[in-house]
Bacterial RNase P class A from a Candidatus Ozemibacteraceae bacterium, 373 nucleotides, folded computationally. Its Rfam family is "Bacterial RNase P class A". The family's RNA type in Rfam is ribozyme. Lineage of the source: Bacteria > Bacteria candidate phyla > Candidatus Ozemibacteria > Candidatus Ozemibacterales > Candidatus Ozemibacteraceae.
RNA sequence: CAGGACGGCCGGUCGAUCGCGUCCCGACUUGUUCGGGAUGAGGAAAGUCCGGGCUCCAUAAGGCAGGACGCUGGGUAACGCCCAGGCUUCCCGCAAGGAAUUGCGGGGGGACGGACAGUGCAACAGAAAACAUACCGCCGAUGGCCCGGAAACGGGAUCAGGUAAGGUUGAAAUGGUGCGGUAAGAGCGCACCGGGUCGCCGGUGACGGCGAUGCCUGGAAAACCCCGUUCGGAGCAAGGCCUAACAGGGGAAGGGGCAGCCUGCCCCGUCUGACCCCGGGUUGGCCGCUUGAGGUGGCGGGUAACCGUCAUCCCAGAUAGAUGAUCGACGCCCGCAAGGGUACAGAACCCGGCUUACAGGCCGUCCUGCCUU
Numbered sequence: 001c002a003g004g005a006c007g008g009c010c011g012g013u014c015g016a017u018c019g020c021g022u023c024c025c026g027a028c029u030u031g032u033u034c035g036g037g038a039u040g041a042g043g044a045a046a047g048u049c050c051g052g053g054c055u056c057c058a059u060a061a062g063g064c065a066g067g068a069c070g071c072u073g074g075g076u077a078a079c080g081c082c083c084a085g086g087c088u089u090c091c092c093g094c095a096a097g098g099a100a101u102u103g104c105g106g107g108g109g110g111a112c113g114g115a116c117a118g119u120g121c122a123a124c125a126g127a128a129a130a131c132a133u134a135c136c137g138c139c140g141a142u143g144g145c146c147c148g149g150a151a152a153c154g155g156g157a158u159c160a161g162g163u164a165a166g167g168u169u170g171a172a173a174u175g176g177u178g179c180g181g182u183a184a185g186a187g188c189g190c191a192c193c194g195g196g197u198c199g200c201c202g203g204u205g206a207c208g209g210c211g212a213u214g215c216c217u218g219g220a221a222a223a224c225c226c227c228g229u230u231c232g233g234a235g236c237a238a239g240g241c242c243u244a245a246c247a248g249g250g251g252a253a254g255g256g257g258c259a260g261c262c263u264g265c266c267c268c269g270u271c272u273g274a275c276c277c278c279g280g281g282u283u284g285g286c287c288g289c290u291u292g293a294g295g296u297g298g299c300g301g302g303u304a305a306c307c308g309u310c311a312u313c314c315c316a317g318a319u320a321g322a323u324g325a326u327c328g329a330c331g332c333c334c335g336c337a338a339g340g341g342u343a344c345a346g347a348a349c350c351c352g353g354c355u356u357a358c359a360g361g362c363c364g365u366c367c368u369g370c371c372u373u
Base pairs, nucleotide, nucleotide: 001369002368003367004366005365006364007363008362009361010360012330013329014328015327016326017325018324020040021039022038023037024036025035026034027033028031042344046355047354049353050352051351052350053349054235055234056233057232061263062262063261064260066231067230068229069228070227071085072084073083074082075081086112087110088109089108090107091106092105093104094103095102096101113226114225118224119223121219135167136166137163138162139161142160143159145156146155147154148153175193176192177191178190179189180188194215196213197212198211199210200209201208202207239287240286241285242284249278250277251276254268255267256266257265294313295312296311297310298309299308300307301306331342332341333340334339
């Protein structure tokens, strides 16, 4: 310098005119009025997929059913999120080795508890899919058969039988590479590689290292299931107030609290009785409503996520939904030019995440290649 990977950040700016929501100030003709000022969308406001705050139902208690999650340690209000680590798998490159395989550097993925508790599953193909098995092949040492031979023995076929090296099927076939061995073969023996179990050592732990042991019970739990952890339900149309009276509805013993079911709990009433008690209606108004696990900066702790402390700031609150339109200048992209374009997208109680969409730009780290010193 080029290519690539990963991570982080930004995601139009300025001005003029007109207009809109909220708040404050002022005016009067006191009105959803006028004038002035301040302020007014995002990194995802989105999907509504997780987790919490808040509200009501009982301060949501026990059981059943059901859901979610699942390596280890930490962070957090909490999480299915985040950080760090372990193991595993895939891709690129390099190295060692005859090979199996292993090591190193970079990057991606992992619902990563349990398959000797049980039940079930594996289409098609294939001999065989979990009690392993013998289709082709190889062998046929041993026993039998045939031929030669007096016999020893030699030869032949492959009946019994042996075999899991090679072939064939498959997503998957009971360790791999080699040497020995054998009738042919085989962890049958050995060396190395891989893996399981046991022991010792290291680590908070997941796990790792070393040694011993011939390899024994294949896959799949995103099948049921088992184990462990965890979860009560509904949601701002939550919920509260205006709400009392009149009218209307129900009420002699029950009624209500919308828990999937059961247990159980609470409230009102009955005794003191209609001059009392109970529940409801309007998609009306007001509250809830935006100061909050808040933003920014410094310092300190921590590998980090994050935490502590100090200073400072106030940053939409609408309710069918304001946050806009036009013009000019600049920036960026396409185009020779004229000119055209400027992404994804729009708060609805509030936060923490995840996921998805996104023109263009900036920064950092790492890998590889080439050049120069």